[in-house]
RNA sequence: UAAAAGGUUUUCUAGGGUUCCGCAGCACUAGCUGGCCUGGUCCGAGAGAAAACUCAUAGCUGUGAAGCUAUGCCACGGAAGGACAAAAGCCUGGGAGAU
Numbered sequence: 001u002a003a004a005a006g007g008u009u010u011u012c013u014a015g016g017g018u019u020c021c022g023c024a025g026c027a028c029u030a031g032c033u034g035g036c037c038u039g040g041u042c043c044g045a046g047a048g049a050a051a052a053c054u055c056a057u058a059g060c061u062g063u064g065a066a067g068c069u070a071u072g073c074c075a076c077g078g079a080a081g082g083a084c085a086a087a088a089g090c091c092u093g094g095g096a097g098a099u
Stems, first nucleotide, its partner, number of pairs: 007053006015043002020040002022037001023034004055072007074094001076097001080092003
């Protein structure tokens, strides 16, 4: 000093909190408090899973446009700050740094 599909989206999980629901307590009219409440809704992974699309390379088919198949499978990592009600393996960030 150093490239890269190390792509996008969706669903889900580990994980996360507390807007709403439920639950518990107070008050019994409205409501208030509690996530040192298992939960449903909710947020949710670059370094977790799956799928679709897409990209690259190779092969095959096809006059051509294009289609089909295979391959792609590396990844240690703070502190701090930010968002939403709030927090987080979310975002800054495959960042700083380490090797």
This is a predicted structure of a 99-nucleotide RNA (Guanidine-I riboswitch aptamer) from Cytobacillus sp. NCCP-133. NCBI's taxonomy places the organism under Bacteria, Bacillati, Bacillota, Caryophanales, Cytobacillus. It was read from a public genome assembly, where an Rfam model found it. Its mean pLDDT, the model's own confidence on a scale to 100, is 84.